Transfer RNA from an Anaerolineales bacterium, 72 nucleotides, folded computationally. Rfam family: tRNA. The family's RNA type in Rfam is transfer RNA.
RNA sequence: GCCCCUGUAGCUCAAUGGACAGAGCAGAGCUCUCCUAAAGCUAAGAUCCGGGUUCGACUCCCGGCAGGGGCU
Numbered sequence: 001g002c003c004c005c006u007g008u009a010g011c012u013c014a015a016u017g018g019a020c021a022g023a024g025c026a027g028a029g030c031u032c033u034c035c036u037a038a039a040g041c042u043a044a045g046a047u048c049c050g051g052g053u054u055c056g057a058c059u060c061c062c063g064g065c066a067g068g069g070g071c072u
Stems, first nucleotide, its partner, number of pairs: 001071007010025004018055001028042004048064005
């Protein structure tokens, strides 16, 4: 330099182009308890960036950025 894959919550993962982007774990608050743990309940928390297509984009297209792999 070229090619391929990946990028969603603190972590691990979902999400036919269409309902408010969901779940587990972690963290917070509450209930329970003499206290802790366990259990239950509640709320918060994310689409790598910039464009394009579309009535509508996490999803499709283009260009970047980051990580991984391959070729030379």
RNAcentral records the identical sequence in 2 taxa. Its mean pLDDT, the model's own confidence on a scale to 100, is 81.